[in-house]
Context: one part of a larger RNA
RNA sequence: UGACGGGGGCCCGCACAAGCGGAGGAACAUGUGGUUUAAUUCGAUGAUACGCGAGGAACCUUACCCGGGCUUAAAUUGCAGAUGAAUUACGGUGAAAGCCGUAAGCCGCAAGGCAUCUGUGAAGGUGCUGCAUGGUUGUCGUCAGCUCGUGCCGUGAGGUGUCGGCUUAAGUGCCAUAACGAGCGCAACCCUUGUUGUCAGUUACUAACAGGUUCUGCUGAGGACUCUGACAAGACUGCCAUCGUAAGAUGUGAGGAAGGUGGGGAUGACGUCAAAUCAGCACGGCCCUUACGUCCGGGGCUACACACGUGUUACAAUGGGGGGUACAGAAGGCAGCUACCUGGUGACAGGAUGCUAAUCCCAAAAGCCUCUCUCAGUUCGGAUCGGAGUCUGCAACCCGACUUCGUGAAGCUGGAUUCGCUAGUAAUCGCGCAUCAGCCAUGGCGCGGUGAAUACGUUCCCGGGCCUUGUACA
Numbered sequence: 001u002g003a004c005g006g007g008g009g010c011c012c013g014c015a016c017a018a019g020c021g022g023a024g025g026a027a028c029a030u031g032u033g034g035u036u037u038a039a040u041u042c043g044a045u046g047a048u049a050c051g052c053g054a055g056g057a058a059c060c061u062u063a064c065c066c067g068g069g070c071u072u073a074a075a076u077u078g079c080a081g082a083u084g085a086a087u088u089a090c091g092g093u094g095a096a097a098g099c100c101g102u103a104a105g106c107c108g109c110a111a112g113g114c115a116u117c118u119g120u121g122a123a124g125g126u127g128c129u130g131c132a133u134g135g136u137u138g139u140c141g142u143c144a145g146c147u148c149g150u151g152c153c154g155u156g157a158g159g160u161g162u163c164g165g166c167u168u169a170a171g172u173g174c175c176a177u178a179a180c181g182a183g184c185g186c187a188a189c190c191c192u193u194g195u196u197g198u199c200a201g202u203u204a205c206u207a208a209c210a211g212g213u214u215c216u217g218c219u220g221a222g223g224a225c226u227c228u229g230a231c232a233a234g235a236c237u238g239c240c241a242u243c244g245u246a247a248g249a250u251g252u253g254a255g256g257a258a259g260g261u262g263g264g265g266a267u268g269a270c271g272u273c274a275a276a277u278c279a280g281c282a283c284g285g286c287c288c289u290u291a292c293g294u295c296c297g298g299g300g301c302u303a304c305a306c307a308c309g310u311g312u313u314a315c316a317a318u319g320g321g322g323g324g325u326a327c328a329g330a331a332g333g334c335a336g337c338u339a340c341c342u343g344g345u346g347a348c349a350g351g352a353u354g355c356u357a358a359u360c361c362c363a364a365a366a367g368c369c370u371c372u373c374u375c376a377g378u379u380c381g382g383a384u385c386g387g388a389g390u391c392u393g394c395a396a397c398c399c400g401a402c403u404u405c406g407u408g409a410a411g412c413u414g415g416a417u418u419c420g421c422u423a424g425u426a427a428u429c430g431c432g433c434a435u436c437a438g439c440c441a442u443g444g445c446g447c448g449g450u451g452a453a454u455a456c457g458u459u460c461c462c463g464g465g466c467c468u469u470g471u472a473c474a
Base pairs, nucleotide, nucleotide: 001474002473003471004470005469007468008467009466010465011464012463013462015458016457019421020420021419022418023417026313027312028311029310030309031308032307033306034304035303042053043052064299065298066297067296068295069294070293076122077121078120079119080118081117082116083115084114087104088103089102090101091100092099093098107112124288125287127286128285129284133282134281135277136276137275138273140271145184146183147182148181149180150179151160152159153158164175165174166173190265191264192263193262195233196232197231198230199229200228201227205222206221209220210219211218236259239253240251241250242249243248315414319373320372321371322370323369324368325367332361333360336355337354340351341350342349343348380411385406386405387404388403389402390401391400427450428449429448430447431446432445433444
């Protein structure tokens, strides 16, 4: 100087407490361990691995296994030689890849071009090392810290500044001060949302005028309103009161759409963990070269006594079922979204139409009204299994999703323990997108609808910041 302490002081955080809803018990989905296997490819492993890389494993992907092939090779390219325009069609064999063969075709005056073959130089490797590396990322932590120049103090390591008092979300400020300044962080500048104004109105809108219809901004028209989107305004403890030297704090304060960082996002200091990644990419070294390269067919990554994590669905009456009826936002759409009609119980099919989209389409559910069920393993719950189908796709056996009929398992609120959340939040309800032929999505990322309870407080648990103290630790 640090680190540590079941030392002390001060402070903060859904850290505890106060609440609400979960997990841990059940079934299933998914990931992991283990076991099994010809192979169950590889990586990630306390917090910071385990619905993670993977934003989509039937083939492909695919790296694994078995089998069949190729060896300048799947692709690119230099040199030398040989052959032929390019190329096209067909046959045999085969699971395919490939191998064997036949026919047509013959550029340019030339140089040469293009293709194939042979030889050769490069190739190729998801092989190893993340403890050789770049780049990127997680975490402490959006915590308030981490440093420098000059000066001063100390033999020196170092200290001071950065300490002290008050204050703040903040090393944020104010005061004090052998320190005076500065940098990286904080904050602000950026995006979005909440209010208003100006400008602009088509595909959006419709108050007034007119036309028209079974109905509808449908049409003329309008630039008022809504909305769209460009530019402005607005919030600064600015005003008032109280406290305070100040910084600042407090208030049922005023005004205001919004009040003290208005809400949300992006933004992650010096560094820590030889943290993660050589399989995203790049790259040093090592290793393979008729194979550790490469092509193809099939299998596997989907196995299953078991253990764990993350989720979904439930155990019901604040509910289940039938009928009727209403209201979003943000996205997406060309071999794409599809109105409407017909067939089918239905998944869907056959027609047909609009839309390269503020124009057309996808398109809500919880809610509300009404009927029924009456506390049961049930009209709860839907696993599992049997039958019949639909769709995608070359192909659904291993191994797809969906529909329909039947079947109707466990489960009556879950031990010790443990997780999330402070407001349009939790809880609950549906909708969309990426990937994608299809989909094992209950995942991920977004969007809106309905919409709570509680916080006395900081003694305790956990993590962190500052000061101080002890130490046989570095």
Notes
Small-subunit ribosomal RNA, 3' major domain from Barnesiella intestinihominis, 474 nucleotides, folded computationally. Its mean pLDDT, the model's own confidence on a scale to 100, is 82. The full RNA is in RNAcentral, with records from ENA and SILVA.